[in-house]
Context: one part of a larger RNA
RNA sequence: GGCGCACGGUGGAUGCCUUGGCACCAGGAACCGAUGAAGGACGUGGGAGGCCACGAUAGUCCCCGGGGAGUCGUCAACCAGGCUUUGAUCCGGGGGUUUCCGAAUGGGGAAACCCGGCAGUCGUCAUGGGCUGUCACCCGCUGCUGAACACAUAGGCAGUGUGGAGGGAACGCGGGGAAGUGAAACAUCUCAGUACCCACAGGAAGAGAAAACAAAAGUGAUUCCGUGAGUAGUGGCGAGCGAAAGCGGAGGAGGCUAAACCGUGUGUGUGUUCAAGCCGGCAGGUGUUGCAUGUGCGGGGUUGUGGGGGCCUGUGUGAUCCUGCUGCCGUGGGAUCGGCUUGCAUGUGGUGUGAAGUUGAAUCGUCUGGGAAGGCGGACCGUAGUGGGUGAGAGUCCCGUAGUCGAAAUGUGUUCCGCCGCUGUUGGAGGGUCGCCCGAGUAGCACGGGGCCCGAGGAAUCCCGUGUGAAUCUGCCAGGACCACCUGGUAAGCCUGAAUACUACCUGUUGACCGAUAGCGGAUCAGUACCGUGAGGGAAUGGUGAAAAGUACCCCGGGAGGGGAGUGAAAUAGUACCUGAAACCAUGUGCCU
Numbered sequence: 001g002g003c004g005c006a007c008g009g010u011g012g013a014u015g016c017c018u019u020g021g022c023a024c025c026a027g028g029a030a031c032c033g034a035u036g037a038a039g040g041a042c043g044u045g046g047g048a049g050g051c052c053a054c055g056a057u058a059g060u061c062c063c064c065g066g067g068g069a070g071u072c073g074u075c076a077a078c079c080a081g082g083c084u085u086u087g088a089u090c091c092g093g094g095g096g097u098u099u100c101c102g103a104a105u106g107g108g109g110a111a112a113c114c115c116g117g118c119a120g121u122c123g124u125c126a127u128g129g130g131c132u133g134u135c136a137c138c139c140g141c142u143g144c145u146g147a148a149c150a151c152a153u154a155g156g157c158a159g160u161g162u163g164g165a166g167g168g169a170a171c172g173c174g175g176g177g178a179a180g181u182g183a184a185a186c187a188u189c190u191c192a193g194u195a196c197c198c199a200c201a202g203g204a205a206g207a208g209a210a211a212a213c214a215a216a217a218g219u220g221a222u223u224c225c226g227u228g229a230g231u232a233g234u235g236g237c238g239a240g241c242g243a244a245a246g247c248g249g250a251g252g253a254g255g256c257u258a259a260a261c262c263g264u265g266u267g268u269g270u271g272u273u274c275a276a277g278c279c280g281g282c283a284g285g286u287g288u289u290g291c292a293u294g295u296g297c298g299g300g301g302u303u304g305u306g307g308g309g310g311c312c313u314g315u316g317u318g319a320u321c322c323u324g325c326u327g328c329c330g331u332g333g334g335a336u337c338g339g340c341u342u343g344c345a346u347g348u349g350g351u352g353u354g355a356a357g358u359u360g361a362a363u364c365g366u367c368u369g370g371g372a373a374g375g376c377g378g379a380c381c382g383u384a385g386u387g388g389g390u391g392a393g394a395g396u397c398c399c400g401u402a403g404u405c406g407a408a409a410u411g412u413g414u415u416c417c418g419c420c421g422c423u424g425u426u427g428g429a430g431g432g433u434c435g436c437c438c439g440a441g442u443a444g445c446a447c448g449g450g451g452c453c454c455g456a457g458g459a460a461u462c463c464c465g466u467g468u469g470a471a472u473c474u475g476c477c478a479g480g481a482c483c484a485c486c487u488g489g490u491a492a493g494c495c496u497g498a499a500u501a502c503u504a505c506c507u508g509u510u511g512a513c514c515g516a517u518a519g520c521g522g523a524u525c526a527g528u529a530c531c532g533u534g535a536g537g538g539a540a541u542g543g544u545g546a547a548a549a550g551u552a553c554c555c556c557g558g559g560a561g562g563g564g565a566g567u568g569a570a571a572u573a574g575u576a577c578c579u580g581a582a583a584c585c586a587u588g589u590g591c592c593u
Stems, first nucleotide, its partner, number of pairs: 001592006008585002015578001016543002020514002022511002025508004029503001031167002039101003042055003046079002049075003052059001061095006070083003106115003116135007137164002139161007171202001172200001174198003182189001186236001212219002223250005233241002254495003257439001261299010277286002279330006304473001306438003309434005315428001318337007339425002343422002347419004351413003357405001359403001363378005379396002381385001387399003444468007454480001475490005530537002550577001553564004
């Protein structure tokens, strides 16, 4: 020096564990904000600091409930001093306070700072100063004022609004909108109307009650799922893209207007013959009433076996009241009650439910062991043998679990029930006639685009831009150019629950999910330390023991550390602490050289 064996050191793999994650599910909730949010800065404790909590009333204040003996959060002990059966701490509900920044809003600003005006009040002899309140902009409404320019308008001022502004994970509608890629290159095409940006909203959004489909038979708003179907199609007919009807399900719900016509208010034009008009007849009265037109309000009306309206005819209708210039006759309109019923809102009562809680059955002996919940033997409960803890596997030890009970104030369910209020509807059926109305710069068309399975194609249907520009039911649109016939529908106004999408957040359950190089980046004071001018990037670190019982005392040493002694079941479990692999390094010993 090498090889082997033994015993150690170093190191932190492995095993076991779990405070933390991951992925679903069910229920709830789905918003917060000028009454100042989200998020922060700085403070507040008797004793330094971090986290958490709170806000100059600052580890808290008040009230109402629950609860019942200790308590003054945590890292994290200790000292000091308090509070508490006159019910503290703690838990739930409601209220109060809530510095400064931040949409930040009196003005400014390099966020958490600086400087003001006005009113009131406190202080000073006075000035400076303190405190409370108030003072941004935009929009709507109301009033006042008021230019060029006479009326007016613009503008200005004041008041007012539970008006707006900002934040928020995904889901939604809309406005914009790529490229890497694929086509084995690449340009049409694809990726993809995706990513991304912007704006806006809701608990869902959007869509939605046929100018729809279909095809000689029929369906009957919309949405979602399965199928139809990778079909019909489209496509440098390449790569690719890719329906619909129908059928089976989930869910199911339908309504309101515009116009014609009538009444009424108002604006404009016209108008003086006392004619026309004032519900009809007769008599009286009246007369800027009338006529035409614009507009507001009320009635009417809402449909595709077309509907409505005006006029005529005819039949029908419960009660009370009012009314159409006056009287009589006739006739019309309206209101209330009654019946039915839709929707809305508020209050109230019951009831369910949520947010503190309450009660809650049943085990003994013995053996091993440090320790019994394990073994053995004998009992018991079960509407409870889910789960967790306790010195090792516990139905009967503890917390719980099944089941029972429970709210003063407060929230919530309205398709849980009842009452009250407002609102809507019933108030007409039939016949004839008139041909008044039935959504206009619209439909259509031309050109240019987009979107549909459809890339300009024979290209319908749908939506934009520019131009042009109809008809009113004997009308118009669609059925894939176009025409005829036939069939279906009734555009150019509006609203609409459910079935559907999503989960930042709360509660609960679950897992052939992970178990500390895993699982979230983050089990540990993490979006931290640290890096970067910045946008941004972004870690590492878990485990003594059942219990600190965390080694009194003695010895060596300056200390660190160790040897005894002691604790403990164990100290090779000693805060470098469970197990403690390998690389690597010693010591002892055997063999070889």

Annotation: This is a predicted structure of a 593-nucleotide part of an RNA (large-subunit ribosomal RNA, domain I) from Selaginella bryopteris. NCBI's taxonomy places the organism under Eukaryota, Lycopodiopsida, Selaginellales, Selaginellaceae, Selaginella. RNAcentral holds the full RNA, with entries from SILVA. Rfam family: Bacterial large subunit ribosomal RNA.